[in-house]
RNA sequence: AACCCAUCCCGAGCGGCCGAGAGAUCUGGCUCCCUGACGCCGCAGCAACCCUGGCCCGCCCGCGGGCCACCGGUGCUACCGCCAGAACCGAUGGAGA
Repeated sequence: AACCCAUCCCGAGCGGCCGAGAGAUCUGGCUCCCUGACGCCGCAGCAACCCUGGCCCGCCCGCGGGCCACCGGUGCUACCGCCAGAACCGAUGGAGA
């Protein structure tokens, strides 16, 4: 890697570079976009999956749960994964190897 578990209607944007499509796939809509989208980089921020720390609770006494914080590992920062149908796919985190 595969398999497995959780989440995917909350929240959070500026600058630089690039230059034509972009919002995962198909169909149909809707929307963003040369007043520069998408993407990449930098900074800032959001969040709380993991780590860490603090407080509280439970018991089988070394684990489980809740709340708070956020230095660190990720992630995210138009629209519900943009919407509906199809396909039963994808993304992120954990775990595993």
Predicted 3D model of a 97-nucleotide RNA (SAM riboswitch aptamer (S box leader)) from Sinomonas cellulolyticus. Its mean pLDDT, the model's own confidence on a scale to 100, is 83. The sequence was found by an Rfam model in a public genome assembly. It matches the Rfam family "SAM riboswitch aptamer (S box leader)". Its family is annotated with regulation of gene expression in the Gene Ontology.